[in-house]
RNA sequence: AGUGGUCUGCACCACUAUAAAAAGACAUUAAGUGCAGAGCGUAGAGAGAGUGUUUAAACAUUCUCUCUGGUUGUU
Numbered sequence: 001a002g003u004g005g006u007c008u009g010c011a012c013c014a015c016u017a018u019a020a021a022a023a024g025a026c027a028u029u030a031a032g033u034g035c036a037g038a039g040c041g042u043a044g045a046g047a048g049a050g051u052g053u054u055u056a057a058a059c060a061u062u063c064u065c066u067c068u069g070g071u072u073g074u075u
Stems, first nucleotide, its partner, number of pairs: 001016005006038006025074003032040001043068011
């Protein structure tokens, strides 16, 4: 200097062409390293569709859209 820990800035770390991680103060949470903003991922509710169980209802699960919300505590 670059790349990475969701994105931007600062911070805390890691790596050196790779994009991971057992690192990032310690735990906790589904909530990803911290803060601010975001609202990508994650969570809940509603609607629609697919799949599985099923006589059927119903239940579970996956995807799309809308809304709500946006780990917590200690040092």

The RNA shown here (Pistol ribozyme) has 75 nucleotides. The coordinates come from a structure-prediction model, not an experiment, and the mean pLDDT is 84. The RNAcentral record of the sequence draws on ZWD. It matches the Rfam family "Pistol ribozyme". Its family is annotated with catalytic activity in the Gene Ontology.